Record summary: The prediction has a mean pLDDT of 80. Transfer RNA from a Patescibacteria group bacterium, 73 nucleotides, folded computationally. Rfam family: tRNA. It was read from a public genome assembly.

RNA sequence: GCGCUUGUAGCUCAGUGGAUAGAGCGUCUGGUUGCGGUCCAGAAGGUCGCAGGUCCGAUUCCUGCCAAGCGCA
Numbered sequence: 001g002c003g004c005u006u007g008u009a010g011c012u013c014a015g016u017g018g019a020u021a022g023a024g025c026g027u028c029u030g031g032u033u034g035c036g037g038u039c040c041a042g043a044a045g046g047u048c049g050c051a052g053g054u055c056c057g058a059u060u061c062c063u064g065c066c067a068a069g070c071g072c073a
Base pairs, nucleotide, nucleotide: 001072002071003070004069005068006067007066010025011024012023013022018056027043028042029041030040031039049065050064051063052062053061
C1' cells in the first nucleotide's frame, strides 16, 4: 500500500428498513438475613465509532474517514 472482518449500556454480546433499541454480568435502591453472601423486586445508565448519501422512514443499505483485528505484498 491492497483486501477482509469488527465498532450497539461500565464489561461481554444480541438485534432488525418501521413501534418505547434489548439480554447477561456489573452499579444503585428496597425486601429477605443477627451482618455479609445467595435469592427476590425495582431503578439508573445508549448522539448504535464520526460525517455524508439513498429512502416516507436508517442501528440496519451505500460512500468517505477514524480505531481495532486478520491476511497478502